[in-house]
RNA sequence: CUCAUCCAGAGAAGCUGAGGGACCGACCCUGUGACGCUUCGGCAACCAUCCCGCCUUGUGGGACACGGUGCCAAUUUCGGCAGACCAUUCUGUGUCUGAGAGAUGAG
Numbered sequence: 001c002u003c004a005u006c007c008a009g010a011g012a013a014g015c016u017g018a019g020g021g022a023c024c025g026a027c028c029c030u031g032u033g034a035c036g037c038u039u040c041g042g043c044a045a046c047c048a049u050c051c052c053g054c055c056u057u058g059u060g061g062g063a064c065a066c067g068g069u070g071c072c073a074a075u076u077u078c079g080g081c082a083g084a085c086c087a088u089u090c091u092g093u094g095u096c097u098g099a100g101a102g103a104u105g106a107g
Base pairs, nucleotide, nucleotide: 001107002106003105004104005103006102011040012039013038014037015036019029020028021027023080024079025078026077041072042071043070046068047067049063050062051061052060053059054058076101081098082097083096084095085094086092
């Protein structure tokens, strides 16, 4: 940089000791111990492997969590930018779609 996915799912103990939830705003978690690390446990089919089908350089379904990753507060916590709708004398406090950013995997 490209592609796919992101309203499902899954936590205890030990160490440490003040911040954390990417950024900004809001809101929330946190000395009843956050974040991080370690151990154990768990969740989940992205890749790999195996099986079956089809319109066979591919694609759909299934199995597999003793292969490689990932994940285990809150929808990616919500919003941020644009458009449509809705409401409004002003402010958008609403709904939907898309974009952007981010995370994870594969290349």
A computed fold for a 107-nucleotide RNA from a soil metagenome, annotated as SAM riboswitch aptamer (S box leader).
The sequence is in RNAcentral, with records from MGnify.
It matches the Rfam family "SAM riboswitch aptamer (S box leader)". Rfam links the family to the GO term regulation of gene expression.